A computed fold for a 77-nucleotide RNA from Stieleria marina, annotated as transfer RNA.
It matches the Rfam family "tRNA". Rfam classes the family as a transfer RNA. Rfam describes the family as follows. Transfer RNA (tRNA) molecules are approximately 80 nucleotides in length. Gene Ontology term of the family: triplet codon-amino acid adaptor activity.
The source organism's lineage runs through Bacteria, Pseudomonadati, Planctomycetota, Pirellulaceae and Stieleria.
It was read from a public genome assembly.

RNA sequence: CGGGCUGUGGCUCAGCCUGGUAGAGCGCUGCACUGGGGGUGCAGAGGUCGCAGGUUCAAAUCCUGUCAGCCCGACCA
Numbered sequence: 001c002g003g004g005c006u007g008u009g010g011c012u013c014a015g016c017c018u019g020g021u022a023g024a025g026c027g028c029u030g031c032a033c034u035g036g037g038g039g040u041g042c043a044g045a046g047g048u049c050g051c052a053g054g055u056u057c058a059a060a061u062c063c064u065g066u067c068a069g070c071c072c073g074a075c076c077a
Stems, first nucleotide, its partner, number of pairs: 001073007010026004020057001028044006050066005
C1' cells in the first nucleotide's frame, strides 16, 4: 500500500441478507420469600447501533467516505 472480516446496554452476542416500535443471556438496582448468606420469583434502570455524509415517508439494516481492532497478501529491511 491492496483485499477481507468485525464494531449494537457494563460484558458476551443476536437482529443486517429481504429498511417499518432496538433485543437476548449474564451483570446492576429495588421488592418479596429466607434468621443471614446463597438461591428463586417479580419489577426496573441502562443504547447518538464506531464516526460523518447520502438515498428514502422511514436506515442498526442500503450507498459513499472515514476511524479502530484482527486476518491475508504485497512492499521495504